[in-house]
This is a predicted structure of a 98-nucleotide RNA (TPP riboswitch aptamer (THI element)).
Order: sequence, then C1' cells, then structure tokens
RNA sequence: UUGACCAGACGGGGGUGCCCUUGGGCUGAGACGGCAAACGCCGAACCCUUGAACCUGAUCCGGAUCAUACCGGCGUAGGAAGUUUCUGAACGGACCGA
Repeated sequence: UUGACCAGACGGGGGUGCCCUUGGGCUGAGACGGCAAACGCCGAACCCUUGAACCUGAUCCGGAUCAUACCGGCGUAGGAAGUUUCUGAACGGACCGA
C1' cells in the first nucleotide's frame, strides 16, 4: 500500500400459508392492517441486499400431520436487489534500514 469479515448511513428486493369447533391451533424471522368485485395497491413489522431473503422447476418426489414448503430431496440447477463510510485480518506488492 492492498484489503476479507463485522458494523453504520442512504437506497433497493421479498414473502404473508395450512387446519378446525370461528374462536382458536401448527410451523416460522415474519402468516399483520387498510382499500378494491377481483387482478392488485398502500402502510407496518420481519428477513435479505451477490446471494438458500425470495422466485421458477411444482398441481414435483419421499417422509410426517387434522392439514399445509411441516421436514428432507430437488440444489455444486436456472434466476434474483448496492453504493458509500469505519475498523482493519490473511496472502501479496513497493520502499527504507539492519
């Protein structure tokens, strides 16, 4: 000198299911509220931001369950949203000295 990870700021991306006795239950970070006939839109919380947040495959396959992306496979698959600031590791490069 370069500079990962963590963190901050400002932006951006995303999902919102299943069941029952309709008042509750299951999983989870998150299953919310409002408008709309509906498609969708706005807002809040949560997560993610170079990658398993999330989407496609998928009215998929196997295993559980009252039921469901509930668990696993699929998945080294194909897509998927960024700039900057701070500290500064490791490898490396340059210079000086011994």

Notes:
The coordinates come from a structure-prediction model, not an experiment, and the mean pLDDT is 78.